The RNA shown here (small-subunit ribosomal RNA) has 1480 nucleotides and comes from an uncultured bacterium. The sequence is in RNAcentral, with records from ENA, Greengenes and SILVA. It matches the Rfam family "Bacterial small subunit ribosomal RNA". Gene Ontology terms of the family: structural constituent of ribosome and ribosome.

């Protein structure tokens, strides 16, 4: 450095990636060399066969027999040859005695937390074989024993007796001193005991020989150094755990003895009671140590394989002997476990040596070769031994080097992938053509390592190298491709199967799975896993933090501890400086060398930042001494104040109690009701009891260390401040255990108890109400003593000193000034606000710091598990205190920002409530929707914004739905090929479609060379393809609702914040309006708003036939009027007065056809709603292809217990019927068409056909109105339903159209809960006309008539806009969360208990063994004439002693019936606790 919490930011903070390593494993691959490296797990068990011997120049022997004396015999070739017998007898080989070495090399790492190791010191407290050097000796003698013989025991293994015999094997004597002891003595020195040297006398202690012809060699003995080695003591350093806090009996010390090479409680006797620990003893895990190694910039962290250096250990446990050195890996002895033999009596055995086996386990080699080289043993030496070693084998385990081919080669070949179908891309790759030959392979030559003059000597090795051949020939693979992180498309899959290091992919267009193609990495190897360090300044010594993110202890008194004022001197422990010793060696670094480079190896320098020792310097700390006074403490002298303890007094006020007065009611609540009252309440008067708090004053005032502390008065007591500057002189700050003080509750004992008040009854709310509200009420609340110890004990801010602009307020003090108790200045202590610098992650802190420093304590280090369990400690107990870990998550937080939201708060606005009118919801009937029904009732639409909505009109058609019949290149489109001009009627069979007829009829354009060709059609026939109202509005385009005709949405530059973002758009008016003034770090801008457009209300011009008419009428004339349809005017808060703030603007007049956007209308800003629509259309993808495509019939969309919308019509007198009158519109349609008179019909219509492509003609009659009647009834209302008879459209009115007459006459008497519309020419009402249409409107879309009523006002209810304010929402409250039951799973605590491990401790028994004893018994050297000693062996005894037993605690661990809780988990169940004042 990166990614991850958030709509978005900034910070805290975890989590996780990139890099580096390794003795590795695993999975895919695999040419070659060189150097290294390979049991990390069972210190588990081991067949085999090697790993230690050597010397005959220490001895007897034995075996051997060259060579040789003598002697019989045989054969002859007469002195040969064989044979044998008897002796000598080289070389050579060796069992045993005897020496040396087997205490070293090799091996592991159990076991140790320790002077074990590392470092530096010391041994005046020590020993050292072989080696080296010096001085000096080596007389003389004795008595044994293996071997062997022979007896004897045993299965073996071995062992006994008896005899014999050597020596460098053993033993006296002798001789000796620079050795050891003793006496006593001199210099010298020193480190305390005491060291050296030197002289004297005394004692007392050696020895071994061999080889040579000799020479002389090699041994042996005392001594002295000396070298190696070894042993011992000591400073310092050396993991975790305090949920181990006391520990220790030979323990600590001293005397004296024993014993060691040697100091020592090492051991004994005795004496004394010390010794270690908070600076972590003892106990518990865990581990060899180091030099090094990996890593990191470094400080550090982790680590100790291989190579070195040290130590421990050799099957477990103990001994001891030999010897220079073991308490011995391949030596004894003893006990245990185990494995083998065995005649059952006995016995034998240790691979953590080198190969090797089995086991274990992810996982680690060959039962190779040679002593050539390097060491080592033994020997004079030659030689001998050496699985130390050198080598080879096998593992890509690792590190390093090399190859797999190089040039040149475009129609960019063919394949493959992809495509917008045109490319694209593999891709100079390849084929091809020219070139090289490393490496494998072949032949051929051939080493260094080997050595002091010369021979001889090579495992490796016919191996490195080196020379020749042949030929691109023998060699490329694994990961990856969403973002971190470098690399992209297809298809296949569809929250499947799968990926995943971390965020997260995957629900049908997946760069995330799986394959391909292409691409990116590394390369004989990639990847993955698993561990260390990095990154992590995420434990911070370098280098962190605690207001509110994890974190300040409730607070105070202090002990240790750290940490500490001026001044002068002394020392020199820290500190600095220089010097000497060390700090193996290999490694690191640097230079240089050798292997063809590398890697490896060699060299030689540098480092090894440590320790010691020692000169020295004196500024800082330190330490001592003297000395000051500013820090602190004392005194004096004042005044403040709810500071604590005791006692005592005092009114108000509430409950009772007693009496009066006095009546029906009190009380309580949104509202009510429990509860009290006629047995007299409540009010009220008067007394009287108790208890408990103490208005007013009072004030971000005062006091205390913190909880706290408020009537008065006394009494005792504590600290703070002020002045003063007399006295001590640094006596301070800080505080870890420790030790007090500590709100409420809550606890014990005993008091008291009005009042209120946890439980608790009860009334109410509610869906439920164990709440909230109401009545009532007990413990507690009060006191007095004693526990308890925790609070949001908070300023969420430890404590103390200094220091760093100010501004203003309070409380207490002193002072100046001044005529002044006042006002004013200065000052010191305190207690608040505001504000700058600075700090800060932001909010904020800001002389009372969270600023600038220093000391010292306390405390954090992801979130949940969890302040939970165990354990310990305290507590009557509640419960405090200390305080984990599996396991879980990828975040958990803080501060800010924009939204959105609130049963938060302010301003505004709408027909949102009010004020009205007229509905609707109740009745029929229409339509629409939703259930249901059907073979289908086709398909969408769904709160508002779906329901007379697509559909501006479903008998057939329409048509997409159902049945049944048919057609398959298709009913429609493009190409091809043959043909043929097309077409094709009555008819016949069918429901039709379609088939048959078919030979009927019937021939079109353009060129022409007339043969024929072409265009266009059409038929047939193949196939590319049509075609789909099939899915997918959650893949789109368009188009539309919607909030909303609300007043909003944003930019650009500047400014302000670390940034998200503000700012501007907030403020103050004002507007229908972000309208428009004003102010303002903001100037401007854009898209909305308003205008621009259209219609409509006046009106001037101009222009007019199919209009209009002034002319009596028609024709004509005219064109003023009315109307037509073009340009114009006209309305701008312009104009006058009030108000506002000299403004924007409002109010109100004038004028004028209209007055304040005149009325309507078109126009809909950023967005919102995955909002509708794949059935208007267009479209990707996916699916259908004799069918999901097409045709045609007939049926369905019309269905019918119900439900809801929406509408017509109605209940009636504002009305129904009848009549009148050419009463008055407006708009609009009309050739497949309006259709006029006129005729017939009661009427629908029928006829007819003038006239009109319309200001000409038609539809066309408006109609409410007036007038008369009826008289309140289911009516002369309503008009549903049914019948009967008929029109009319149309191939057809059954399923299913409208009309019309005549009869027939339902419901219904104005509507519950609710709930719609409108604010003027509008509501209500009346009618007309279009579209759609062959015909079917109560439906939509439009016209005009006639015309009311209200509107106090914005308190509610709905929606919406600005500003604020909370917020744990952002998918945005239809948000967000929380608990408990239930079910899975999972890890973990208690648990009657049961089964192992550990380290101690008490006994008991007691093996080998040392040690001491001891005459029982045996005894070669010496002494003795001998008896006999001295001495010494066995035995026996004793202390001590491993294993074992046996005992009751202890610790860890497994595991249980059951039991708590705790985590996780789709859409489970109850409620609603919290995030808004979350509805208390």
């Nucleotide at each position: 450095g990166a990614g991850u919490u958030u709509g978005a930011u900034c910070c805290u903070g975890g989590c996780u990636c990139a890099g580096g390593a390794u003795g590795a494993a695993c999975g895919c691959u695999g040419g070659c060399g060189g150097c290294g490296u390979g049991c990390c797990u069972a210190a588990c068990a081991c067949a085999u066969g090697c790993a230690a011997g050597u010397c005959g120049a220490g001895c007897g022997g034995a075996g051997g027999g060259a060579c040789u004396g003598a002697g019989a015999g045989c054969a002859c070739u007469u002195g040969u040859g064989c044979u044998u017998u008897u002796g000598g007898a080289a070389a050579c080989u060796u069992a045993g005695c005897g020496g040396c070495g087997g205490a070293c090399g090799g091996g592991u790492g159990a076991g140790u937390a320790a002077c074990a190791c590392g470092u530096g010191a010391g041994c005046a407290a020590u020993c050292u074989g072989c080696c080296u050097u010096u001085u000096g000796c080596c007389g003389g003698g004795g008595a044994a024993u293996a071997a062997c013989a022979c007896u004897g025991g045993g299965a073996a293994a071995c062992c006994a007796g008896u005899g014999c015999u050597a020596a460098u094997a053993c033993c006296g004597c002798a001789u000796a001193a620079u050795a050891u002891c003793c006496a006593a003595g001199u210099a010298c020195g020193g480190c305390a005991u005491c060291g050296u040297a030197c002289a004297u006398g005394g004692a007392u202690c050696a020895a071994a020989g061999g080889a040579g012809c000799a020479a002389u060699c090699c041994a042996g003995c005392a001594a002295a150094a000396g070298a190696u080695g070894a042993g011992c003591u000591c400073g310092c350093g050396u993991c975790c755990g305090a949920u181990u806090a006391g520990g220790u009996a030979g323990u600590u010390g001293g005397u004296g003895a024993g014993g060691u090479a040697a100091c020592g409680g090492c051991u004994c006797a005795c004496c004394a009671a010390g010794c270690c620990c908070a600076c972590g003893a003892u106990c518990g895990g865990u581990a060899g140590c180091c030099g090094g190694a990996c890593u990191g910039a470094g400080a550090g962290g982790u680590u100790g394989a291989a190579c070195g250096g040290c130590c421990a250990c050799a099957u477990u446990g103990g001994g001891a002997c030999u010897g220079a050195g073991a308490c011995a890996c391949g030596g004894c002895c003893c006990a245990g476990a185990c494995u083998c033999c065995u005649a059952c009596g006995g016995g034998a055995g240790g691979c953590a040596g080198c190969a090797g086996u089995g086991g274990g386990g992810a996982a680690u080699a060959u039962u190779g070769g040679g002593c050539a080289a390097u060491g080592g043993g033994g020997g004079a030496a030659a030689c001998c031994c050496u699985g130390a070693c050198c080598c080879a084998g096998c593992a890509a385990c690792g590190c390093c080097g090399c190859g797999u081919g190089a040039a040149g080669g475009a129609u960019g070949a063919a394949g493959g992938c992809u495509u917008u179908c045109g490319g694209g891309u593999u891709g100079u790759a390849a084929a091809c053509u020219u070139c090289u030959u490393u490496u494998a392979g072949c032949a051929g030559g051939g080493a260094c390592g080997a050595a002091a003059a010369a021979a001889a000597u090579g495992a490796c090795g016919g191996u490195a190298c080196c020379u020749g051949c042949a030929g691109a020939a023998u060699a490329a693979g694994c990961u990856c491709c969403g973002g971190c992180u470098a690399a992209c498309u297809a298809c296949g899959u569809g929250c499947c199967a799968g990926c995943a290091g971390c965020c997260g992919c995957g629900g049908u267009a997946a760069u995330a799975c799986g394959u391909a193609g292409g691409g990116a990495g590394c390369a004989a190897g990639c990847g993955u896993u698993a561990u260390c360090c990095g990154g992590a300044u995420u434990u911070a010594c370098u280098g962190g933090g605690u207001g509110u993110a994890a974190a300040g202890g409730g607070c105070g008194c202090g002990u240790a501890g750290g940490c500490g004022g001026g001044a002068c001197g002394a020392c020199a422990a820290g500190u600095c400086a220089g010097g000497u010793g060390u700090g193996a060696a290999a490694u690191c670094u640097a230079u240089g060398g050798g292997c063809u480079c590398a890697a490896c190896c060699c060299a030689u320098a540098a480092a090894c930042u440590g320790c010691a020792c020692u000169u020295g310097a004196a500024a800082c700390u330190g330490u001592u001494g003297u000395u000051c006074u500013u820090g602190a403490g004392u005194g004096a002298u004042g005044g403040a104040g709810a500071g604590g303890c005791a006692a005592g007094u005092g009114g108000a006020a509430u409950u009772c109690c007693u009496a009066g007065u006095g009546u029906a009611g009190c009380g309580g609540u949104g509202a009510a009701a429990u509860g009290c009252g006629u047995a007299g309440a409540u009010a009220u008067u008067a007394g009287g009891a108790g208890g408990a708090a103490c208005a007013c004053c009072a004030g971000u005032g005062g006091c205390g260390a913190a909880g706290g502390c408020g009537a008065c008065u006394u009494g005792c007591u504590g600290g703070a401040c002020a002045u003063u500057a007399a006295c001590u002189g640094a006596c301070g700050c800080u505080a870890a255990g420790g030790c007090g003080c500590g709100a409420a509750a809550g606890c014990g004992u005993g008091g008291g108890g009005a009042g209120c008040a946890a439980a608790c009854a009860g009334g109410a709310u509610u869906a439920g109400a164990u709440a909230c509200c109401c009545u009532g009420g007990u413990a507690g609340u009060c006191c007095a003593c004693g526990c308890c110890g925790u609070a949001a004990a908070c300023g969420a801010u430890g404590a103390a000193u200094a220091c760093u602009a100010g501004g203003u307020g309070u409380g207490g003090g002193g002072g100046g000034a001044c005529u002044g108790a006042c006002c004013c200045c200065c000052u010191c202590c305190g207690u608040g606000c505001c504000g700058g610098a600075g700090u800060u992650a932001a909010c904020a802190c800001a002389u009372u710091a969270a600023g600038u420093a220093u000391u010292c304590c306390a405390c954090c280090u992801g979130g949940g598990g969890a302040g939970u369990a165990c354990g310990g400690c305290c507590g009557c107990a509640a419960g405090g205190c200390u305080g984990a870990a599996a396991c879980u998550c990828a975040a958990a937080g803080g501060a800010a920002u924009u939204g959105a939201c609130g049963g938060g708060g302010g301003c505004c606005c709408g027909c949102a409530c009010a004020a009205g009118c007229a509905g609707u919801g109740g009745a029929u009937u229409a339509u629409g929707u939703g259930g249901u029904u059907u073979a289908a009732u086709u398909c969408g639409a769904a709160g508002c914004a779906a329901c007379g909505c697509g559909a501006a009109g479903a008998a057939c058609c329409u048509u997409a739905c159902c049945a049944g019949g048919g057609u398959u290149u298709g009913a429609c489109a493009u190409c091809c090929a043959a043909c043929u001009a097309a077409c094709g009627a009555a008819g016949c069979a069918g429901a039709g479609a379609u088939g048959c007829a078919u030979u009927a009829g019937g021939u079109g354009c353009c060129c022409u060379u007339c043969g024929g060709g072409g265009a266009a059609a059409g038929u047939u026939g193949a196939g590319a393809c049509a075609g789909g109202u099939g899915g997918u509005g959650c893949a789109u385009g368009g188009u539309u609702g919607u909030c909303g005709u609300c007043a909003g949405c944003u930019c650009g530059u500047g400014u302000c914040g670390u940034g998200a973002g503000a700012u501007g758009u907030u403020g103050g008016g004002u507007u229908a309006a972000g309208u428009c003034c004003c102010g303002c770090a903001a100037c401007g801008a854009g898209c909305g708003c308003a205008a621009c457009c259209c219609u409509u209300a006046u009106u001037g011009c101009u222009a007019g036939u199919u209009g209009c008419u002034a002319c009596g009428c028609a024709a004509g004339a005219g064109c003023a009027c009315u109307c037509u349809a073009g340009c114009g005017a006209g309305a701008c808060u312009g104009c006058c007065g009030u108000u506002g703030a000299c403004a924007a603007a409002a109010c109100g007049g004038a004028g004028g056809a209209a007055g304040g956007u005149g009325g309507g209308g078109a126009c809909g800003a950023c967005g919102u709603c995955a909002a509708a629509u794949c059935a208007u259309c267009a479209u990707g993808c996916c699916c259908c292809u004799u069918a999901u495509a097409u045709c045609c019939u007939g049926g369905g969309c019309u269905a019918c217990a119900c439900a809801c919308g929406u509408a017509a019509u109605a209940c009636a007198a504002u009305g129904g019927c009848g009549u009148u009158a050419a009463a008055c519109a407006g708009a609009g349609g009309g050739a497949a068409g309006c259709a006029a008179a006129g005729c017939a019909g009661c009427g629908a219509u029928g006829u007819g056909g003038a006239g009109c492509a319309a200001a000409u003609c038609c539809c066309u009659a408006a109609a409410a109105g007036g007038c008369g009647u009826c008289u309140c009834a289911g009516u002369u209302c309503g008009g549903a339903u049914c019948g009967c008879a008929g029109g009319c459209u149309g191939c057809a009115a059954c399923u299913c159209g409208c009309c019309u007459g005549c009869g027939u006459g339902a419901a219904g008497u104005c509507g519950g809960a609710a709930u719609u519309g409108c604010u003027a020419g509008u509501a209500a009402u009346c009618g007309c006309g279009g579209a759609u249409c062959a015909g079917c409107a109560u439906g939509c879309c439009g016209c005009g008539g006639u015309g009311a009523a209200u509107a106090c006002g914005u308190u509610c209810c709905c929606g919406g806009g600005c500003c604020u304010u909370g917020u744990a929402c952002a998918c945005a409250c239809c948000g967000c969360c929380c608990g408990u039951c239930a079910c899975a799973c999972c890890a973990u605590g208690a648990g009657a208990g049961u089964c192992g491990g550990g380290a101690a401790c008490a006994c008991c028994c007691g093996a080998a063994g040392u040690c001491c004893g001891u005459a029982a018994u045996c005894u070669a050297a010496c002494c003795g004439u001998a008896a006999g000693g001295a001495g010494g062996g066995c035995g026996c005894g004793g202390c001590c002693g491993a294993a074992g037993g046996u005992g009751g605690g202890u610790u860890u661990g497994a595991u249980a019936a059951u039991u708590g809780g705790g985590g996780u988990g789709a859409a489970g169940u109850c409620g609603u606790a919290a995030c808004a004042a979350g509805g208390u």